RNA sequence: UUGCCUCUAGGUGAUGGGGCUCACCUCGCAACCGCUGCUAACACAGCUAAUGGCUCCUGCCGUGCC
Numbered sequence: 001u002u003g004c005c006u007c008u009a010g011g012u013g014a015u016g017g018g019g020c021u022c023a024c025c026u027c028g029c030a031a032c033c034g035c036u037g038c039u040a041a042c043a044c045a046g047c048u049a050a051u052g053g054c055u056c057c058u059g060c061c062g063u064g065c066c
Base pairs, nucleotide, nucleotide: 009026010025011024012023013022016057017056018055019054020053021052034047035046036045037044
């Protein structure tokens, strides 16, 4: 100096925050960056969802009551 492994830790999982948990990435332009229609592709148009999963809070939408 380079490579690999272990430990510790950090990060990511289509819109915010907390807890628990799962998966993935590992100093990396790495993990990750939704769906449908049309298109060679891009572009364009449209759709669901604040979760990876469970749950709580906040925000948003709809309905009813005061």